[in-house]
A computed fold for a 72-nucleotide RNA from a bacterium, annotated as transfer RNA. It matches the Rfam family "tRNA". Rfam's curators write: Transfer RNA (tRNA) molecules are approximately 80 nucleotides in length. The prediction has a mean pLDDT of 83.
RNA sequence: GGGCAUAUAGCUCAAUGGUAGAGCAGUCGUCUUAUACACGACCGGUUCCAGGUUCGAGUCCUGGUGUGCCCA
Numbered sequence: 001g002g003g004c005a006u007a008u009a010g011c012u013c014a015a016u017g018g019u020a021g022a023g024c025a026g027u028c029g030u031c032u033u034a035u036a037c038a039c040g041a042c043c044g045g046u047u048c049c050a051g052g053u054u055c056g057a058g059u060c061c062u063g064g065u066g067u068g069c070c071c072a
Stems, first nucleotide, its partner, number of pairs: 001071007010024004018055001026042005048064005
């Protein structure tokens, strides 16, 4: 220098162009003499950035940035 993949909650990951979700973590409650376990509830997001297409974009298109891999 070229190519490919990837970026979503604190972490790990989902989501067919049509209300962004789960598990773990955290908080509270029930249970226990107490803690843990278990169960229930709550808390959670500018979907990496900037544009474009569309009635509607996390998703499609373009450019950029970060990360990983391959080639030179």